[in-house]
Molecule: transfer RNA
Organism: Patescibacteria group bacterium
RNA sequence: GGGCAGUUAGCUCAGCUGGUAGAGCGCCCCGUUUACACCGGGAUGGUCAUAGGUUCGAAUCCUAUACUGCCCA
Numbered sequence: 001g002g003g004c005a006g007u008u009a010g011c012u013c014a015g016c017u018g019g020u021a022g023a024g025c026g027c028c029c030c031g032u033u034u035a036c037a038c039c040g041g042g043a044u045g046g047u048c049a050u051a052g053g054u055u056c057g058a059a060u061c062c063u064a065u066a067c068u069g070c071c072c073a
Stems, first nucleotide, its partner, number of pairs: 001072007010025004019056001026044001028042004049065005
């Protein structure tokens, strides 16, 4: 230098064919317990890597850039 994959909540990850962004774990509160844990209930959470474009509408499509990993040279 070239190619491929990835980037979504604090972490691990879903999100199909464009139509109001989700799960588990965690953090916080309450119940339960002598207490802790487990368990039950509630609450908390996002510029969807960045910028631009297409569209009535973009996490999703297109382009560029950044970062991570792998491969080729």